Background
Predicted 3D model of a 127-nucleotide RNA (FMN riboswitch aptamer (RFN element)) from Motilibacter rhizosphaerae. The prediction has a mean pLDDT of 79. Lineage of the source: Bacteria > Actinomycetota > Actinomycetes > Motilibacteraceae > Motilibacter. Of the family's consensus pairs, 97% are formed in the model. The sequence is in RNAcentral, with records from Rfam.
[in-house]
RNA sequence: GCGUGCCCCGGGGUCGGUGCAAUUCCGAACCGGCGGUGACAGUCCGCGACCCGGCAGCAGCCAGCUGCCGGCUGACCCGGUGCGACUCCGGGACCGACGGUGAGAGUCCGGACGGGAGGCGGCACGC
Numbered sequence: 001g002c003g004u005g006c007c008c009c010g011g012g013g014u015c016g017g018u019g020c021a022a023u024u025c026c027g028a029a030c031c032g033g034c035g036g037u038g039a040c041a042g043u044c045c046g047c048g049a050c051c052c053g054g055c056a057g058c059a060g061c062c063a064g065c066u067g068c069c070g071g072c073u074g075a076c077c078c079g080g081u082g083c084g085a086c087u088c089c090g091g092g093a094c095c096g097a098c099g100g101u102g103a104g105a106g107u108c109c110g111g112a113c114g115g116g117a118g119g120c121g122g123c124a125c126g127c
Stems, first nucleotide, its partner, number of pairs: 001127007008118001014028004029107002031096002033047004042094002051071008076092005098110003
């Protein structure tokens, strides 16, 4: 250095209001996975998660699980500095799967003690 196995890998609801009832509504609050980039990114480019479909395997059927392939997948502007920034600084915005719930959820509960991009990381073995 390469290969295999294992390990690791997501944050945030507090106060007040309305109400029989809301951490779900209203006012304020809080949070931001991974790789990339000429310079630091929730909003740029790409990836992952969630969701949908096809095929194959397991299963008597269904449900379900696993693998592969495909689809879907939110949101930013202005000014400043600078050779260079939608990434920094200042200001003002915006976004956030599915199911559940006495009432609508990025923050509560659940699938999930799951999965996962990934790490230029750790351990073991082999070359």